[in-house]
RNA sequence: CCGCCCAUAGCACAAUUGGUUAGUGCACGGAGCUUAUAUCUCCGAGGUUCUUGGUUCGAGUCCAAGUGGGCGGA
Numbered sequence: 001c002c003g004c005c006c007a008u009a010g011c012a013c014a015a016u017u018g019g020u021u022a023g024u025g026c027a028c029g030g031a032g033c034u035u036a037u038a039u040c041u042c043c044g045a046g047g048u049u050c051u052u053g054g055u056u057c058g059a060g061u062c063c064a065a066g067u068g069g070g071c072g073g074a
Stems, first nucleotide, its partner, number of pairs: 001073007010026004019057001028044005050066005
């Protein structure tokens, strides 16, 4: 320098060929249970879906550029 892949909650990941409120587990906070702690059960909070722009009635999803990471080639 060229090509390909990835970026979603503190962490690990889902989200059906673009559709109705973006969810799950762990972690965190509260309650229950227990002599107490842990386990377990219930509830809650937590998101500019990497950035900017575009297409569309509608974008996490499609398109373009950029940033960061990974792989391969020269």
This is a predicted structure of a 74-nucleotide RNA (transfer RNA) from a Candidatus Woesearchaeota archaeon. Rfam family: tRNA. The family's RNA type in Rfam is transfer RNA. The coordinates come from a structure-prediction model, not an experiment, and the mean pLDDT is 81.